About this RNA: This is a predicted structure of a 73-nucleotide RNA (transfer RNA) from a Candidatus Woesearchaeota archaeon. Its Rfam family is "tRNA". Rfam describes the family as follows. Transfer RNA (tRNA) molecules are approximately 80 nucleotides in length. The family's RNA type in Rfam is transfer RNA.
RNA sequence: GCCUCAGUAGCUCAGCUGGUAGAGCAUCAGCCUUGUAAGCUGAGGGUCGGGGGUUCAAAUCCCCCCUGGGGCU
Repeated sequence: GCCUCAGUAGCUCAGCUGGUAGAGCAUCAGCCUUGUAAGCUGAGGGUCGGGGGUUCAAAUCCCCCCUGGGGCU
């Protein structure tokens, strides 16, 4: 330098045939318990890596850039 994969909640990831952003764990609150843990219920938490474009509508499609993994020379 070229090719390829990934970047979404604090962490691990789903959602990529365009149509209101989700799960598990963690955190907080309540229930339960003499108390803690476990269990059950609920809540908070995200400008979807950044910037443009297409579209009525973009995490999703197109372009450029950034970061990381792998491969080739």
The source organism's lineage runs through Archaea, Nanobdellati and Candidatus Woesearchaeota.